RNA sequence: CUUAUUGAGAGUGGCAGAGGGAAUAGGCCCUGUGAAGCCCGGCAACCUGGAUAUUCGCAUUGAAUGCGGACAAGCCAAGGUGCUAAAUCCUACAGAUUAUACUAAUCUGAAAGAUGAG
Repeated sequence: CUUAUUGAGAGUGGCAGAGGGAAUAGGCCCUGUGAAGCCCGGCAACCUGGAUAUUCGCAUUGAAUGCGGACAAGCCAAGGUGCUAAAUCCUACAGAUUAUACUAAUCUGAAAGAUGAG
């Protein structure tokens, strides 16, 4: 840089000891009933592996069987990475709708971020 996903899921554990929720601003929260971080456990979106189903090719063939490939989908595993408070905690920009209208709410999209794959 491209692309997919981003309202699902996951702890009454151990160490540690004051912050944390990406950045800026506003808001709202979590936190000595223990934050960040590390370990363990857990989760299963992406990659990967497996069996099944479907399908294609080749070989042999009486039916059929064997080998190799492709693949929508769900299932299993938990190897690579990731994640494990709250929708990516909410808003910020654009458009639409509504109302009690310099504002607010709702919806759609964008931007930014995060993660995977390339």
A computed fold for a 118-nucleotide RNA from a soil metagenome, annotated as SAM riboswitch aptamer (S box leader). The coordinates come from a structure-prediction model, not an experiment, and the mean pLDDT is 76. It matches the Rfam family "SAM riboswitch aptamer (S box leader)". Gene Ontology term of the family: regulation of gene expression.